Molecule: transfer RNA
Organism: Candidatus Kuenenbacteria bacterium
RNA sequence: GCCCCUAUCGUCUAGUGGUUAGGACAUUAGGUUCUCAGCCUGAAGACUCGGGUUCGACUCCCGAUAGGGGCA
Numbered sequence: 001g002c003c004c005c006u007a008u009c010g011u012c013u014a015g016u017g018g019u020u021a022g023g024a025c026a027u028u029a030g031g032u033u034c035u036c037a038g039c040c041u042g043a044a045g046a047c048u049c050g051g052g053u054u055c056g057a058c059u060c061c062c063g064a065u066a067g068g069g070g071c072a
Stems, first nucleotide, its partner, number of pairs: 001071007010025004018055001027043006048064005
């Protein structure tokens, strides 16, 4: 330098153009308990960035950035 793959809550992950963006763990409030743990019921929390296509984009296209792999 070229090619391929990946990027979603703090972490791991689901999501084939119209979803309230879902789940697990963690965090947190309340309940239960003498206390802790555990358990129950809630809450908060995410689409890497810039363009484009479309009535509508996490999703499709182009580029950038970051990570991984291959070739030279």